[in-house]
Context: one part of a larger RNA
Molecule: small-subunit ribosomal RNA, central domain
Organism: uncultured prokaryote
RNA sequence: CUGGGUGUAAAGGGUGCGUAGGCGGGGUAGCAAGUUGGAUGUGAAAUACUCAGGCUCAACCUGAGAACUGCAUUCAAAACUGUUGCUCUUGAGUAGAGUAGAGGCAAGCGGAAUUCCCGGUGUAGCGGUGGAAUGCGCAGAGAUCGGGAGGAACACCAGUGGCGAAGGCGGCUUGCUGGGCUUUUACUGACGCUGAGGCACGAAAGCAUGGGUAGCAAACAGGAUUAGAUACCCUGGUAGUCCAUGCCGUAAACGAUGAUUACUAGGUGUGGGUGGACUGACCCCAUCCGUGCCGGAGUUAACACAAUAAGUAAUCCACCUGGGGAGUACGACCGCAAGGUUAAAACUC
Numbered sequence: 001c002u003g004g005g006u007g008u009a010a011a012g013g014g015u016g017c018g019u020a021g022g023c024g025g026g027g028u029a030g031c032a033a034g035u036u037g038g039a040u041g042u043g044a045a046a047u048a049c050u051c052a053g054g055c056u057c058a059a060c061c062u063g064a065g066a067a068c069u070g071c072a073u074u075c076a077a078a079a080c081u082g083u084u085g086c087u088c089u090u091g092a093g094u095a096g097a098g099u100a101g102a103g104g105c106a107a108g109c110g111g112a113a114u115u116c117c118c119g120g121u122g123u124a125g126c127g128g129u130g131g132a133a134u135g136c137g138c139a140g141a142g143a144u145c146g147g148g149a150g151g152a153a154c155a156c157c158a159g160u161g162g163c164g165a166a167g168g169c170g171g172c173u174u175g176c177u178g179g180g181c182u183u184u185u186a187c188u189g190a191c192g193c194u195g196a197g198g199c200a201c202g203a204a205a206g207c208a209u210g211g212g213u214a215g216c217a218a219a220c221a222g223g224a225u226u227a228g229a230u231a232c233c234c235u236g237g238u239a240g241u242c243c244a245u246g247c248c249g250u251a252a253a254c255g256a257u258g259a260u261u262a263c264u265a266g267g268u269g270u271g272g273g274u275g276g277a278c279u280g281a282c283c284c285c286a287u288c289c290g291u292g293c294c295g296g297a298g299u300u301a302a303c304a305c306a307a308u309a310a311g312u313a314a315u316c317c318a319c320c321u322g323g324g325g326a327g328u329a330c331g332a333c334c335g336c337a338a339g340g341u342u343a344a345a346a347c348u349c
Stems, first nucleotide, its partner, number of pairs: 004320003007303002012317001014201004021194003025088007033081002035077008049065006091191001092188004096183004103177007110154001115149007125136002162169002206247006215241002220236004258316006266294011298305002322349003331342004
């Protein structure tokens, strides 16, 4: 390279946008680069192959043939690919009319709860556990009522409900803003798909600077438990968790399932549209988009998947090739650092 694979055995990039490249809808007319056919030249000899022949056979040797599947020139064909021109509307997009939504960013507002502070009532306990103790409390705690402060998160609604490319997004209001879906004609006329590099986004933890800090809580301290207890349990408690700005770039970043397109029995929920029928908003029927469950063919090692495919096909990308060594060393690039990305070998089984 060929071949075989990637839900769970090794293997889908965390996600998107997009460059090069690869691939690409219908009709028609040309061209002839690929493609196909013919002709000519060349493709040394030996070797190898076939058939003969010569050494008593064979090895060996000799002759003839075929072959040398290639290259160049030239003539022709025009189905397919390519290319040029014209054209089409179903792919793709634009415009119009509707529509659902925790999609994003910013500002403002709200109530419940925890904690703290002040005041009232009030008295001896509270708290905590398997049981205790540390801890808090007569300097008046806990309980209860009123007032105040501050931070963080938004009960019910809430739903295999919704939105987003993924990460993710949930109190209310306003402003700005992205995308989707449906529907109707109108318009553009293949403008498409994928995407090595590249660019952007990217939970949590962590880092830098400045703020903030109610609750929770690594580290840490104390009390228990225990043979010990650097734990599990308890009382405290600092980073952090929050905000702004800038880094980091990783996750079981999971559907462990790349993207796009087409096709292939059904049944039943649910979210958003449209049309029909109807007195009617309900119900019913049809249809498009999403999201679940069950299930046939088919697939699968099995489990299972099954129109949201892991079925049948096509295009493009990524990745795999026994276990350990090792996602490590070295080098390079990135980072303030932590570290990340790329990525071996010896050796060993």